[in-house]
RNA sequence: CUCCAGUAGGGGUAAAUCCAUCGGGAGAUGGAGACACAAAGCCACGGGUCUCAAAAAGAGAUAGCCGGGUUACAAAA
Numbered sequence: 001c002u003c004c005a006g007u008a009g010g011g012g013u014a015a016a017u018c019c020a021u022c023g024g025g026a027g028a029u030g031g032a033g034a035c036a037c038a039a040a041g042c043c044a045c046g047g048g049u050c051u052c053a054a055a056a057a058g059a060g061a062u063a064g065c066c067g068g069g070u071u072a073c074a075a076a077a
Base pairs, nucleotide, nucleotide: 012037013036017032018031019030020029021028022027035064041070042069043068045067046066047065048062049061050060051059052058
């Protein structure tokens, strides 16, 4: 120095719920809130689940469902 792992400190994100707005819907955005998270940063590539349609096909949502890809602060054993 690089890789694996994940310790302290400094921090970071923000579940459920409530309010407002958008959407046909799943859901999303902003504010409050804090269940949890070492990538709970990002990507819809594969699988799952959900919505619309429902005969099939298709379109959409979910990255805090799993896998994969990619990027990353500090820095112990």
Predicted 3D model of a 77-nucleotide RNA (c-di-GMP-I riboswitch aptamer) from Halanaerobium saccharolyticum. The sequence was found by an Rfam model in a public genome assembly. The organism belongs to Halanaerobium, within Bacteria.